[in-house]
Context: one part of a larger RNA
RNA sequence: CUGGGCGUAAAGCGUGCGCAGGCGGUUGGGUAAGACAGAUGUGAAAUUCCCGGGCUCAACCUGGCGAACUGCAUUUGUGACUGCUCGACUAGAGUACGGUAGAGGGGAGUGGAAUUCCGCGUGUAGCAGUGAAAUGCGUAGAUAUGCGGAGGAACACCGAUGGCGAAGGCAGCUCCCUGGGCCUGUACUGACGCUCAUGCACGAAAGCGUGGGGAGCAAACAGGAUUAGAUACCCUGGUAGUCCACGCCCUAAACGAUGUCGACUAGUUGUUGGACGGGUUACUGUUCAGUAACGUAGCUAACGCGUGAAGUCGACCGCCUGGGGAGUACGGCCGCAAGGUUAAAACUC
Numbered sequence: 001c002u003g004g005g006c007g008u009a010a011a012g013c014g015u016g017c018g019c020a021g022g023c024g025g026u027u028g029g030g031u032a033a034g035a036c037a038g039a040u041g042u043g044a045a046a047u048u049c050c051c052g053g054g055c056u057c058a059a060c061c062u063g064g065c066g067a068a069c070u071g072c073a074u075u076u077g078u079g080a081c082u083g084c085u086c087g088a089c090u091a092g093a094g095u096a097c098g099g100u101a102g103a104g105g106g107g108a109g110u111g112g113a114a115u116u117c118c119g120c121g122u123g124u125a126g127c128a129g130u131g132a133a134a135u136g137c138g139u140a141g142a143u144a145u146g147c148g149g150a151g152g153a154a155c156a157c158c159g160a161u162g163g164c165g166a167a168g169g170c171a172g173c174u175c176c177c178u179g180g181g182c183c184u185g186u187a188c189u190g191a192c193g194c195u196c197a198u199g200c201a202c203g204a205a206a207g208c209g210u211g212g213g214g215a216g217c218a219a220a221c222a223g224g225a226u227u228a229g230a231u232a233c234c235c236u237g238g239u240a241g242u243c244c245a246c247g248c249c250c251u252a253a254a255c256g257a258u259g260u261c262g263a264c265u266a267g268u269u270g271u272u273g274g275a276c277g278g279g280u281u282a283c284u285g286u287u288c289a290g291u292a293a294c295g296u297a298g299c300u301a302a303c304g305c306g307u308g309a310a311g312u313c314g315a316c317c318g319c320c321u322g323g324g325g326a327g328u329a330c331g332g333c334c335g336c337a338a339g340g341u342u343a344a345a346a347c348u349c
Base pairs, nucleotide, nucleotide: 004320005319006318007303008302012317014202015201016200017199021195022194023193025089026088027087028086029085030084031083033082034081035078036077037076038075039074040073041072042071048067049066050064051063052062053061054060092192093189094188095187096186097185098183099182100181104178105177106176107175108174109173110172111155116150117149118148119147120146121145122144126137127136163170164169207248208247209246210245211244212243216242217241221237222236223235224234259316260315261314262313263312264311267294268293269292270291271290272289273288274287275286276285277284278283298305299304322349323348324347331342332341333340334339
């Protein structure tokens, strides 16, 4: 390479967009590049095969205008399939019109509860904390309580097995800007499609740069405990950080550990969003799109999956090939750095 695989054994890129490439609906005409068939030429000898011959046999040697040399070239033909080309179509894809749900994204404004702090009042000896304590706070008046004020961050209930988003993710309320989806029926375009190496964009948290902000929480750090010790778990404090703006970083158990798209293959029950019916309300039937639980056939090593497949198939991409060494070294690229990405070998079992 062939072959076999990728939910959990090694293996689906974190996610999307997308050039090249690969693949591509129905139908008619043309063409003849691919394809198929015939013919001709060539495909040295040796080798291989077949039929013989020679060494006592064999290996070996050797004869045949033998076969084969699965190839190449030229030429004639076929027109089903692929390609190319001309035309047509509407079932894929898309556009318009009409509805519709939503924490989808960005910006601005605004609300209440709570924590903390500050001021004033009431009030007096404790408060806080724990398994128990102590450090800590408090007679310079704390904790508690009333009123007023400041500031930052997060949005209880609703709230859900719920919704939206490509993923990361998204939640008080209002306004502005804006992306996508779903449903129904008509009209239109007429294959415009699927996938995608390289590329581009987005990408939790932590971290980095500059400037703000800083209530609570809290790495580091300090103290108190615990303990044989305690660089921890527990307690009292507490700085980066967490928040905002702009710019980087680009990783994750980035998980459904399940790539994207399409077709086909029993059902039952819940729920979200539409559409169409039946019914007097209640309710109920059909259908499309999502999201859950169970389950038939089938699949699976088993667990389990099961029309949202891990079933039966097709298209394209990515990835795997014993454990350790190692996601490391070296080199390249990227980064301010931290580091990321690409990615071995010796050796060893």
Overview: A computed fold for a 349-nucleotide part of an RNA from Thiomonas thermosulfata, annotated as small-subunit ribosomal RNA, central domain. The RNAcentral record of the full RNA draws on ENA, RefSeq and SILVA. Its mean pLDDT, the model's own confidence on a scale to 100, is 89.